[in-house]
Source information
The part of an RNA shown here (large-subunit ribosomal RNA, domain IV) has 334 nucleotides and comes from a Candidatus Nomurabacteria bacterium. It matches the Rfam family "Bacterial large subunit ribosomal RNA". The prediction has a mean pLDDT of 85.
Context: one part of a larger RNA
RNA sequence: CCCGCGUUUAGGAACUCGGCAAUACAGCGACCGUAACUUAGGGAUAAGGUCUCCCCACAGCAAUGUGGGGCGCAGCUAAAGACGCAAACCGACUGUUUACCAAAAACACAGCUUCCUGCUAAAUCGCAAGAUGAAGUAUAGGAAGUGAUGCCUGGCCAGUGUCAGAACGUUAAAGGGAGAGGUCAUGAUCGCAAGAUCGGCAGCCUUGAGCUGAAGCGCUGAUGAACGCCGGCGAUAACUAUAAUCGUCCUAAGGUAGCGAAAUUCCUUGACGGGUGAGUUCCGUCCCGCACGAAUGGCAUAACGAGUUUGCGACUGUCUCAACGUGGGACUCG
Numbered sequence: 001c002c003c004g005c006g007u008u009u010a011g012g013a014a015c016u017c018g019g020c021a022a023u024a025c026a027g028c029g030a031c032c033g034u035a036a037c038u039u040a041g042g043g044a045u046a047a048g049g050u051c052u053c054c055c056c057a058c059a060g061c062a063a064u065g066u067g068g069g070g071c072g073c074a075g076c077u078a079a080a081g082a083c084g085c086a087a088a089c090c091g092a093c094u095g096u097u098u099a100c101c102a103a104a105a106a107c108a109c110a111g112c113u114u115c116c117u118g119c120u121a122a123a124u125c126g127c128a129a130g131a132u133g134a135a136g137u138a139u140a141g142g143a144a145g146u147g148a149u150g151c152c153u154g155g156c157c158a159g160u161g162u163c164a165g166a167a168c169g170u171u172a173a174a175g176g177g178a179g180a181g182g183u184c185a186u187g188a189u190c191g192c193a194a195g196a197u198c199g200g201c202a203g204c205c206u207u208g209a210g211c212u213g214a215a216g217c218g219c220u221g222a223u224g225a226a227c228g229c230c231g232g233c234g235a236u237a238a239c240u241a242u243a244a245u246c247g248u249c250c251u252a253a254g255g256u257a258g259c260g261a262a263a264u265u266c267c268u269u270g271a272c273g274g275g276u277g278a279g280u281u282c283c284g285u286c287c288c289g290c291a292c293g294a295a296u297g298g299c300a301u302a303a304c305g306a307g308u309u310u311g312c313g314a315c316u317g318u319c320u321c322a323a324c325g326u327g328g329g330a331c332u333c334g
Base pairs, nucleotide, nucleotide: 001329002328003327004326005325006324007323008322010320011319014318019315029051030050031049032048037042039148053070054069055068056067057066058065059064071075076081083313084312085311086310087309088308089307090305091304095107096106111146112145113144114143115142116141117140123132124131125130149300150299151298152297154230155229156228159227160226161223162222163221164220165219168218169217170216174212175211179207180206181205182204183203187198188197189196190195231249232248233247234246235245258292259289270286271285272284273283274282
């Protein structure tokens, strides 16, 4: 010096990102007492205070109580056995998770909503047979989103999606076969002949228009707890400022309630107030919201949380500032 323990004057968080770590307080005993808030269950062992040993007597079935006495610094005499409070955020809660760096505000959840499914169900696995769903039957099953509860959940259907519709347009294979072409018997012309040229039936081959022809798409409509989206400029009131108001452009419609420098605010340590001697954090308020906002849920919320943040009390070697002791290492020797 390192690791594990123990003790410490005065101070008591001055340490530090942060009371990390450690101490102490309290101790599921008794009695008294107990706030805000609240979903009336809780909160709550809230907080806070007092008592606790031994002997004798009395009362009592006993637990225990009352009175008297005794000793000690100390009587839950050892061991074991919650630190507490005031606030804010997030998530309602118990639960689940990155086996081996993350336990959380993430996942789940009860509740809410939408969509699909009439049973040989939808959905899923399988090439199939078949199986699950389900030996169930819409108070059922599947899919998706949200996430207790309370108060609520605004506008936009132009785009994308979904559903419905069928008049018209477009449209495949296919049907159909007008027509066109190739080959070509007989034939015609020329030639003494061999043959050459012309024309061309049937058949075969190639090609093939109008016409008929589904879904889809176009088209029409509906639909947001479907994917999503929710403006700009200029002017205006008898101080000033501001703009209930007006004009104009654009749009499918221009963000409603509530909340708001927020787990969201760049400028920013915004401004004001509180707390401190001093506060980029914190709490309350304001609102010019760079870039909140309503089940991609909004706002509030008792209880709960090894969650995040701020403050207070108590307490301490975290620190001022270090010291000593002890066990094991390191070190020296063997």